[in-house]
Transfer RNA from a Desulfobulbaceae bacterium, 84 nucleotides, folded computationally. Its Rfam family is "tRNA". Rfam links the family to the GO term triplet codon-amino acid adaptor activity. Rfam's curators write: Transfer RNA (tRNA) molecules are approximately 80 nucleotides in length. Lineage of the source: Bacteria > Pseudomonadati > Thermodesulfobacteriota > Desulfobulbales > Desulfobulbaceae. It was read from a public genome assembly.
RNA sequence: GCCGGAGUGGUGAAACUGGUAGACGCACUGGACUCAAAAUCCAGCGACCUCACGGUCAUGUCGGUUCGAUUCCGACCUCCGGCA
Numbered sequence: 001g002c003c004g005g006a007g008u009g010g011u012g013a014a015a016c017u018g019g020u021a022g023a024c025g026c027a028c029u030g031g032a033c034u035c036a037a038a039a040u041c042c043a044g045c046g047a048c049c050u051c052a053c054g055g056u057c058a059u060g061u062c063g064g065u066u067c068g069a070u071u072c073c074g075a076c077c078u079c080c081g082g083c084a
Stems, first nucleotide, its partner, number of pairs: 001083007010026003019067001028044005046057004060076005
């Protein structure tokens, strides 16, 4: 230099014939149980703004297509593999 793959909450990992983003688990928070803890069970859990109601943003980054993009297209960044 060329080719291919990957990037999604704190973390692992789903969802892609374009249609509610984050299912499910781990971690974390609160509660139950216990003398206390572990285990187990129940509930909650993206970020920011707001007293609250509510609003805005969010799938590596920036653009494009579209009524609508995690999904399609382009460029770039990072990582992995192959070829030279």